[in-house]
RNA sequence: AAUCGAAAAGGCAAACUACGAGUAAUCGUAGGGCGCAAAGCUGCGGGUCCAAGUCUAGUGAGGUUGGAUAGCCGGGUUGCCGAAA
Numbered sequence: 001a002a003u004c005g006a007a008a009a010g011g012c013a014a015a016c017u018a019c020g021a022g023u024a025a026u027c028g029u030a031g032g033g034c035g036c037a038a039a040g041c042u043g044c045g046g047g048u049c050c051a052a053g054u055c056u057a058g059u060g061a062g063g064u065u066g067g068a069u070a071g072c073c074g075g076g077u078u079g080c081c082g083a084a085a
Stems, first nucleotide, its partner, number of pairs: 003085001004082002011036002016031006034071001040077003044074003047069005053064004
């Protein structure tokens, strides 16, 4: 130093609840704490989810387009601590 993940300090914060934004997926703030060593950041690849637009269509939906998810996986990028190996 890299891999790695014991300890300690510190950090983040699922479900749920309240208020707010949005058609929605979902998001913000506060409470909360299931978990997390990148559960920091990034929609670059894949997956999943949504539909106020548009096309096909005809009330099931599909294409397109746009959006959401980084706590679905992978990639990129930055980073705290230091037992064992």